[in-house]
Context: one part of a larger RNA
RNA sequence: CUAUGUUGAAGGAACUCGGCAAUUUACCUCCGUAACUUCGGGAUAAGGAGGCCUUCGGAUUGGGCAACCAGUUCGGAGGGGCACAGACCAGGGGGUGGCGACUGUUUACCUAAAACACAGGGCUCUGCGAACUCGGAAGAGGACGUAUAGGGUCUGACGCCUGCCCGGUGCCGGAAGGUUAAGAGGAGGGGUGCAAGCCUUGAAUCGAAGCCCCGGUAAACGGCGGCCGUAACUAUAACGGUCCUAAGGUAGCGAAAUUCCUUGUCGGGUAAGUUCCGACCUGCACGAAUGGCGUAACGACUUCCCCGCUGUCUCCAACAUAGGCUCA
Numbered sequence: 001c002u003a004u005g006u007u008g009a010a011g012g013a014a015c016u017c018g019g020c021a022a023u024u025u026a027c028c029u030c031c032g033u034a035a036c037u038u039c040g041g042g043a044u045a046a047g048g049a050g051g052c053c054u055u056c057g058g059a060u061u062g063g064g065c066a067a068c069c070a071g072u073u074c075g076g077a078g079g080g081g082c083a084c085a086g087a088c089c090a091g092g093g094g095g096u097g098g099c100g101a102c103u104g105u106u107u108a109c110c111u112a113a114a115a116c117a118c119a120g121g122g123c124u125c126u127g128c129g130a131a132c133u134c135g136g137a138a139g140a141g142g143a144c145g146u147a148u149a150g151g152g153u154c155u156g157a158c159g160c161c162u163g164c165c166c167g168g169u170g171c172c173g174g175a176a177g178g179u180u181a182a183g184a185g186g187a188g189g190g191g192u193g194c195a196a197g198c199c200u201u202g203a204a205u206c207g208a209a210g211c212c213c214c215g216g217u218a219a220a221c222g223g224c225g226g227c228c229g230u231a232a233c234u235a236u237a238a239c240g241g242u243c244c245u246a247a248g249g250u251a252g253c254g255a256a257a258u259u260c261c262u263u264g265u266c267g268g269g270u271a272a273g274u275u276c277c278g279a280c281c282u283g284c285a286c287g288a289a290u291g292g293c294g295u296a297a298c299g300a301c302u303u304c305c306c307c308g309c310u311g312u313c314u315c316c317a318a319c320a321u322a323g324g325c326u327c328a
Base pairs, nucleotide, nucleotide: 001323002322003321004320005319006318007317008316010314011313014312019309027051028050029049030048031047036041038157052079053078054077055076056075057074058073059072060071061070062069063068080084092307093306094305095304097302098301099299100298104116105115120155121154122153123152124151125150126149132141133140134139158294159293160292161291163224164223165222168221169220170217171216172215173214174213177212178211179210183206184205188201189200190199191198192197225243226242227241228240229239252286253283264280265279266278267277268276
């Protein structure tokens, strides 16, 4: 000096990206427990007192005929120790926001999560020799199931809800017309031949699905405007005009896991706060099952704050063990 431990004056997070790490707390009995809530919870919430030994008295349970034995419990008095759940074992707590409802699952060997799954919800396909999947096929799974079933896909408990657009793409339906392959059809032409014929080319016309076309469909893929003016100070614009569109973003939320400008502005918390919480709305570039907004409980998730506690720190020291280093 390093590693692993033990202890530490005063202070107590000033450390640091961040209380990382290490403390604190811890058991039992009694008392006592808030907001919120899906009435189950939250809850061991929080917070407090007691716990060892001796002795006295009361009540009581089981066994026993009884004497008595083994306990439970209430009250009084006293005693000792630094320490009485004496070692070991053994929750720090509270508040607030985000995300995900939850228990689960995951990158075996750098990511455990807000990712995946989930119960619940929707759309869609499938009538059974089902759809779908594997296989050239036979065949098998689906399923010894039968639409309250099975497959695909999206969303993700629960509560309140889920707006407008079918122009594009997709899917479904339609079949009048247009286009159109093979094929049918053969006007006409060419070669050859004396000819019959053989060979070849070939217009019109007829000819499926598909596409064009006509409808439907957004919990299908997706999309959801601009400019100008206007009210008894100013400001703003309920209102009006105009252009464009398939339709111009509804409810709710909003500087947000989304806000560039931005450390936006105001309020709160601090002596001091780019973070945090509550508002505002000027949403660069939220928005409704690529779900929107809430939400008790839950979380080795994440943000911020407080109490307790501490060698994290001010600022380091000593000791123990092992190694290094110096000398022998």